[in-house]
RNA sequence: UACUAUCUUUGGGGAUUGGUGAAAUUCCAUACCGGCAGUAGAGUCUGCGAACCUUCCGACAGGGAAGGCCGAUCGGGUGAGAUUCCCGAACCGACGGUAAAGUCCGGAUGAGAAAAGAAAAAC
Numbered sequence: 001u002a003c004u005a006u007c008u009u010u011g012g013g014g015a016u017u018g019g020u021g022a023a024a025u026u027c028c029a030u031a032c033c034g035g036c037a038g039u040a041g042a043g044u045c046u047g048c049g050a051a052c053c054u055u056c057c058g059a060c061a062g063g064g065a066a067g068g069c070c071g072a073u074c075g076g077g078u079g080a081g082a083u084u085c086c087c088g089a090a091c092c093g094a095c096g097g098u099a100a101a102g103u104c105c106g107g108a109u110g111a112g113a114a115a116a117g118a119a120a121a122a123c
Stems, first nucleotide, its partner, number of pairs: 006118005017029003031103002033093002035048004043091002052068006073089005095106003
C1' cells in the first nucleotide's frame, strides 16, 4: 500500500371498519405504511439501491457489463442554520396475477444501496 484484498452477520413497512356488487383487503368512504447515504433529524431536497426497458458479452446461470427509465410539498413558527424539527394543510408509490392493488398473492428462503464486526495477507 490500507476506514484495503478477503470473510461473517444484518439489511422494507402497511387494509381497520363500512358501502355497492354475482365477484373487490383492487372500486367508493375510512384506515394504515415509509429502504440506504448526505445535510439541523427528510417517503416529497441531493445522490444511491430495488423494479422495469434496450443493447452487448456469455462457460447459458436464479450469470455479467453498459445505457435508459426512475413518483410525490407547500404555508406558517423557532433558529446562526431546517422543502429535514414544531403547527397546519396536501401529495406519491415498479412488474405479473386477480373486479381496476403502495397495503393481498407471485418472481423473492432472491437481489441490494448500505451498516456493524473480523481480518493485516499477497504484491
About this RNA
This is a predicted structure of a 123-nucleotide RNA (FMN riboswitch aptamer (RFN element)). Model confidence (mean pLDDT): 81 of 100. Rfam family: FMN riboswitch aptamer (RFN element). Rfam's curators write: The RFN element is a highly conserved domain that is found frequently in the 5'-untranslated regions of prokaryotic mRNAs that encode for flavin mononucleotide (FMN) biosynthesis and transport proteins. Rfam links the family to the GO term FMN binding.